This is a predicted structure of a 675-nucleotide part of an RNA (large-subunit ribosomal RNA, domain II) from Flexistipes sp. Rfam family: Bacterial large subunit ribosomal RNA. Gene Ontology terms of the family: ribosome and structural constituent of ribosome. The RNAcentral record of the full RNA draws on ENA. NCBI's taxonomy places the organism under Bacteria, Deferribacterota, Deferribacteres, Deferribacterales, Flexistipes. The coordinates come from a structure-prediction model, not an experiment, and the mean pLDDT is 86.
Context: one part of a larger RNA
């Protein structure tokens, strides 16, 4: 792990609702007694038969009240048994704790302690002491030898257990090798006894107390409690949710609500478009209010100078208010939609197949998820999070998107080698177009990305020159006052400050660069001349270029591969799905009927079936001329299933109709076995 068995809404009571049956203004017994039994009796009790008041009390009415006003509750169907659902009290669907409490049993481990024994090869070192000399006034020092101390030293048995390996389903539930600590001692150890669980013991680590320790084992309380986590067994058919709201020692639980189902009541009350009446202050908008704000004018006032007793004076400073221009606001508005919302008509639909509302009987949900869309938070981050309003997933499959819960199309009863079609597609893979007409792209752009950057390239404009020669190129000029003044060692066009004139000209700047110490010296601007037709700049735009670095391997078209098989525009074919049709079947539900409309589905309602064991009746059933169980693909029913037949097998068993259930197993780290 596989397989075969076992394995989970039960019982009792007692409430309540449906449903069936009995009797009905009643209906019903309980203990008990008789009776073998079936049953028979037993009327005490319990429910109803009258409410309405706090009570007194009234009484089909009663309360409130000053009230006969209005108004609250009320004014004839139960009741007993049987089944179902559900809920209480019981272990209450089933398996699980960590724990708590009582009495037991343990100190053959082990932690301390008491009594009693019992061990410690050899080696070293040499402490007080002492006895000699030596010395001193005595001492004290000093030397030899003797001497034998010690929680001394080296080191075996003995005790530990320091590091490294190994071992880690193990040779071993702590071990093995090597190494390492102590080794006369706070030392090791033998046998006897001591101390027990909120208790002991402890050179103290929550260590140890029989492989168990922040409270031992063992049995009982005991089916402890588990708002938690698993698992909870056959079919088929209708309906089908919620992840919200208020509230909670509440938050992953639970109440009422909300949304789904089932029964009954009512019976167009719904629902959608529209028409007409309504409130609104939201998006925009505005600046008349609050607050905020630029820019100007103009001023009170304020600084600074001046002046100074006072009265002033001046001001290239600030500068409220008010004027004129422009703005900002979720907690601003003189002003204002579309939407939405709420009422009434009208049309549609629906006429009990649907949709509303009410009463009642079961329930799930109360963690949502993504998009799109209006906002908050965040950082105009997030596959972030909080709401709103839709749409899908949740609980929905098919078809597209390479591939994918939420994204696009479309919502699956079953069958068909039928037929149309959505989204998305028609060069190969790969169903269908190498379609059609016109344009664009030269980047494999297509088939990733910004700020920015560019004589890429199309289209439109739109300013200028320009046969009186434009644009570029070539050839020639490009000059006098004058080296302008200044400054400077020098400053001559070009270090720097200042002016930037005049003159001769087709034209040439007191100069737009390079260059010299300064000059020189080459260009440029500006004209002439050759040549010959556009040529120069903006602008909006449409497709392209750069900007562009990653880690296994091309790798940002699914692939091939394309220059269109790209992009745009217009057309027209065809392909495409469980969508529509079409032909046959099955079921709900409305309908006399003909025929109509459904039939995707988790929690969940709600209904009808199959099959197991037993029981009763019934078949005057089958059955050794072979039951029951096995094994065999092939028939049969929509399903759980049901049969036929062969072989096994060897004695029981089955079908109808009824009844009770120890009544259905892929899953619970399920539980025994086997393998």
């Nucleotide at each position: 792990g596989c397989c075969u068995g076992c394995g989970a809404g039960u019982u009792a009571c007692g409430u309540u609702a449906u449903u069936c049956a009995g009797c009905g203004a009643g209906g019903u017994u309980a203990a008990g007694c008789c009776g073998u039994g079936a049953g028979g009796u037993g009327u005490a009790g319990c429910c109803g038969u009258a409410g309405g008041g706090a009570a007194a009390c009234c009484g089909a009415g009663u309360c409130u009240u000053a009230a006969u006003a209005g108004g609250g509750c009320g004014a004839u169907a139960g009741u007993u048994g049987g089944a179902u659902g559900a809920c209480g009290u019981a272990g209450a669907c089933c398996c699980g704790a960590a724990a708590c409490c009582a009495a037991c049993c343990g100190a053959u481990c082990u932690a301390c302690c008491c009594u009693u024994g019992g061990g410690c090869a050899g080696g070293g070192u040499g402490a007080a002491g002492g006895u000699g000399g030596g010395g001193u006034a005595a001492a004290a020092c000093c030397c030899a030898c003797u001497g034998a101390a010690g929680g001394c030293c080296c080191g075996a048995a003995c005790c530990g257990u320091u590091g490294u390996a190994g071992g880690u389903u193990g040779a071993a539930a702590a071990c093995u090798a090597c190494u390492c600590g102590g080794a006369u001692g706070a030392c090791c150890u033998g046998a006897g006894g001591g101390u027990a669980g909120g208790g002991g013991u402890g050179a103290a680590a929550g260590g140890c107390c029989a492989a168990u320790c922040a409270a031992g084992g063992u049995u009982g309380g005991u089916g402890a409690u588990a708002g938690c986590u698993g698992g909870u067994u056959c079919u088929c058919u209708c309906c089908g949710a919620a992840a919200u709201g208020c509230a909670u020692u509440u938050a992953g639980g639970u109440g009422c609500a909300g949304c789904c189902u089932c029964g009954g009541u009512a019976g167009a009350u719904g629902u959608a478009u529209u028409c007409u009446g309504g409130g609104g202050g939201u998006a925009g908008a505005g600046c008349a209010c609050u607050a905020u704000u630029u820019g100007g004018g103009c001023u009170a006032g304020g600084g600074g100078c001046c002046a100074u007793c006072c009265c002033g004076g001046u001001u290239a400073c600030c500068g409220a208010a008010c004027c004129c221009a422009g703005a900002u606001a979720a907690a601003c508005u003189c002003c204002g939609a579309a939407u939405a919302c709420c009422a009434g008509g009208a049309u549609a639909u629906g006429u009990a197949a649907c949709a509303u509302a009410c009463c009642g009987g079961g329930a799930g949900u109360g963690a949502g998820a993504c998009u799109a869309u209006a906002g908050g938070u965040g950082a105009g981050a997030a596959g972030a999070u909080c709401u709103a309003u839709g749409g899908u997933c949740g609980a929905g499959a098919g078809g597209g998107u390479a591939a994918g819960a939420g994204c696009c199309c479309a919502g699956a009863c079953c069958g068909u080698c039928g037929g149309u079609u959505a989204a998305g597609g028609u060069c190969c893979c790969u169903a269908a177009a190498u379609g059609u007409a016109g344009u664009c792209u030269a980047a494999g752009u297509g088939g990733u990305a910004a700020a920015g950057g560019a004589u890429g390239u199309g289209a439109a404009g739109u300013u200028g020159c320009a046969g009186a020669g434009a644009c570029a190129a070539c050839c020639a000029g490009g000059a006098g006052g004058u080296u302008g003044g200044c400054u400077u060692a020098g400053a001559a066009g070009c270090a720097g400050c200042c002016a930037c004139c005049c003159u001769u000209u087709g034209a040439a700047g007191a100069a737009a660069g390079c260059g010299u110490a300064a000059c020189a010296g080459c260009u440029c601007a500006c004209u002439g001349g050759u040549c010959a037709a556009g040529c120069a700049g903006c602008u909006u735009u449409g497709c392209g270029c750069c900007g562009a670095a990653g880690a296994u391997a091309u790798a940002g078209c699914g692939g091939g591969g394309c220059u269109a098989a790209g992009a745009c525009u217009a057309c027209u074919a065809c392909c495409g799905a469980a969508g529509c049709c079409a032909c046959g079947g099955a079921u709900u539900c409305c309908g006399u009927a003909a025929g109509g409309a459904g039939u995707g589905g988790u929690a969940g309602g709600a209904g009808a079936g199959c099959a197991u064991u037993c029981u009763g009746c019934u078949u005057a059933g089958c059955g050794c001329u072979g039951a029951a169980g096995g094994u065999a693909a092939a028939c049969u029913g929509u399903g759980a299933g049901g049969a036929a037949u062969a072989c096994u097998g060897g004695a029981g068993c089955a079908a109808g109709c009824a009844g009770a259930a120890g009544a259905g197993a892929u899953a619970a780290u399920g539980c025994a076995g086997g393998c």